[in-house]
Molecule: transfer RNA
Organism: Fidelibacterota bacterium UBA7301
RNA sequence: GAUCCGGUAGCUCAGUUGGUAGAGCAGUGGCCUUUUAAGCCAUUGGUCGUGAGUUCGAGUCUCACCCGGAUCACCA
Repeated sequence: GAUCCGGUAGCUCAGUUGGUAGAGCAGUGGCCUUUUAAGCCAUUGGUCGUGAGUUCGAGUCUCACCCGGAUCACCA
């Protein structure tokens, strides 16, 4: 440099054909328990990497850019 994959909650990840953004863990409050742990109930938490475009409507489609990874190429 080229191609491909990925970026969504604090962490790990789903998200179908474009139509209300989710799960587990973690956090918070409560229940239970002699205590801790475990268990149960409720609940907080999101510029969906950035910007633009298409559309009635974009996490999803298109373009540019940023970041991470893989493969290939170059390296007198």